A computed fold for a 465-nucleotide part of an RNA from a metagenome, annotated as small-subunit ribosomal RNA, 3' major domain. Its Rfam family is "Bacterial small subunit ribosomal RNA". The full RNA is in RNAcentral, with records from SILVA.
Context: one part of a larger RNA
RNA sequence: UGACGGGGGCCCGCACAAGCGGUGGAGUAUGUGGUUUAAUUCGACGCAACGCGAAGAACCUUACCUGGGUUUGACAUGUACGUAGUAGUGAAGCGAAAGUGGAACGACCCUUCGGGGAGCGUACACAGGUGCUGCAUGGCUGUCGUCAGCUCGUGUCGUGAGAUGUUGGGUUAAGUCCCGCAACGAGCGCAACCCUUGUCGCUAGUUACAAGUGUCUAGCGAGACUGCCGGUAUCAAGCUGGAGGAAGGUGGGGAUGACGUCAAGUCAGCAUGGCCUUUAUAUCCAGGGCUACACACACGCUACAAUGGGCGGUACAAUGGGCAGCGAAGGGGCGACCUGGAGCGAAUCUCAUCAAAGCCGUUCGUAGUUCGGAUUGCAGGCUGCAACUCGCCUGCAUGAAGCUAGAGUUGCUAGUAACCGCAGGUCAGCCAUACUGCGGUGAAUACGUUCCCGGGCCUUGUACA
Repeated sequence: UGACGGGGGCCCGCACAAGCGGUGGAGUAUGUGGUUUAAUUCGACGCAACGCGAAGAACCUUACCUGGGUUUGACAUGUACGUAGUAGUGAAGCGAAAGUGGAACGACCCUUCGGGGAGCGUACACAGGUGCUGCAUGGCUGUCGUCAGCUCGUGUCGUGAGAUGUUGGGUUAAGUCCCGCAACGAGCGCAACCCUUGUCGCUAGUUACAAGUGUCUAGCGAGACUGCCGGUAUCAAGCUGGAGGAAGGUGGGGAUGACGUCAAGUCAGCAUGGCCUUUAUAUCCAGGGCUACACACACGCUACAAUGGGCGGUACAAUGGGCAGCGAAGGGGCGACCUGGAGCGAAUCUCAUCAAAGCCGUUCGUAGUUCGGAUUGCAGGCUGCAACUCGCCUGCAUGAAGCUAGAGUUGCUAGUAACCGCAGGUCAGCCAUACUGCGGUGAAUACGUUCCCGGGCCUUGUACA
């Protein structure tokens, strides 16, 4: 100087408390461990691994296993030699395919006609490797933490390590600002500048109403600065109350992540040193596996019902996507869906009459039920070369566990939690209950900081570095 303390002081955070909803019990989906397996490819492991890489494993993907092929190779560059019925197309046969096979057809550019180029073949250099090392690395990322810190120049103090500044008194979300001070200044952080949302004005307008407005769309501006008033304060920074205002003291949200820590993660995104491999650890193909199942854990979904389930009627969104696409009207089917093909590269058409909770009426009457929907059987639909392993959806039938969940544990402070649906990416299809967004309905509680956890500043002890 740090680090640590079941030392002290001050302060903060959904950290506790006060509340609301979950999870832990059931069924199921997904991930992981374990076990099994020919293989169940690999990575990620407290917070910060476990609906994570994977924004989509039937084949492909695919890296794994079994079997069958190839060996200058599936891909690149170069050298030498060869090659004229050459390159290319490639029938029969063998085969699961890859491939093998080779009948038949059959070219191009330059030329000094010697040849050269392209192609093909052979040989050699080499290719290839999702093989190892993230403890050799780059780049990127997580985390402490959007915490308020981390440093430097000159000066001063100290033999020196170092200190001072950065400590102190206030204040703030903030090393934010003020006052003081052997310090005076400065840098990276904080804040602001950026995007979005809330109000108003202007401009423009093939969207809406319906005929000139501006809901709206998208551009430009205005507006909020403790600016004004009262109180308080060292009459400083500020704090507190009020007015006006759409908005008030950072208005809400986002992007933005200092010096560093964890030899944190990633050689399987990519790049890359070294090592290893080269008829194999490369490469092609078929089938299988990644989907197994006494079990354990983790993130979810659906429920256990009457604030509910069923049936009928009826109302209101926003974000988005669309040409190998979205697909209307009409018709068929109980339905999934089929037919049909208008319109639309889209504020115009369409997904989509765009919602569901909601509201109105009716039924059920506390029951393993008109709750719950797992599981299973049958019949169908769709995608796709192909749904057996191993897809989704529909109809009929079946109708399991489950009657609010132990110890424990988790999220959330406002348009938030909770409840409700909608869209998108990936994608032929989809195991999405995931993820990323969007709107609709819309709470309760915070006395307070003693305690638990994490963090910041000062100080103290130490046999630790």